About this RNA:
Predicted 3D model of a 134-nucleotide RNA (SAM riboswitch aptamer (S box leader)) from an uncultured Acidimicrobiaceae bacterium. Of the family's consensus pairs, 88% are formed in the model.

RNA sequence: CACUCAUCCAGAGGACCCGAGGGACCUGGCCCGACGACGGUCCGGCAACCGACCCACCAACCGGUGGGCACGGUGCCCCUGCCAGAUCCGGUGCAGACCGGCAAGCAACACCACACACCGGAUACCGAUGAAAG
Repeated sequence: CACUCAUCCAGAGGACCCGAGGGACCUGGCCCGACGACGGUCCGGCAACCGACCCACCAACCGGUGGGCACGGUGCCCCUGCCAGAUCCGGUGCAGACCGGCAAGCAACACCACACACCGGAUACCGAUGAAAG
């Protein structure tokens, strides 16, 4: 660095240094920030992805599944990945000029559908972290 898989609405902050933007990128919104954000250092903490260890069960062994622990390797410690964006599904609602269905020979209202807005869900894209392997 590209591919694959898993997870991403839970959780966890103090001191000091620095000094202007920051929350990945674009757009819109929202939020943090000279009462010092972001970043850095130290200390502390959270979590449990991987390894080690312990327990139970299965298994001839290797090992597998579940639970525990927090020793090692990472990671993380404002706001859901801060929110939305693309597609699809469901629900609700307002208003409706036209078109479509109902609708048959012609048709009104209503209804359905469509469109719009909001809410919820799924998927995708982008990204982050871990694992595995190149």
Model confidence (mean pLDDT): 78 of 100.
The sequence was found by an Rfam model in a public genome assembly.